[in-house]
Molecule: transfer RNA
Organism: Parcubacteria group bacterium
RNA sequence: GCGGGAUUAGUUCAGUGGUAGAACGCCAGCUUCCCAAGCUGGAGGUGCGGGUCCGAUUCCCGUAUCCCGCU
Repeated sequence: GCGGGAUUAGUUCAGUGGUAGAACGCCAGCUUCCCAAGCUGGAGGUGCGGGUCCGAUUCCCGUAUCCCGCU
């Protein structure tokens, strides 16, 4: 230098154009003599910048970081 892959919640991961989800964690309540466990509820996220589209996590271009391969 070239090619490919990954980037979504605090963490690990789903989500192939139509309101962004799960588990664990966090906060509050219920329960208990207390703790733990359990139950209910809540907060919190699409790496960044553009484009296409009525509508983009999703498609296209550029870019950043990490991983793999080639030279």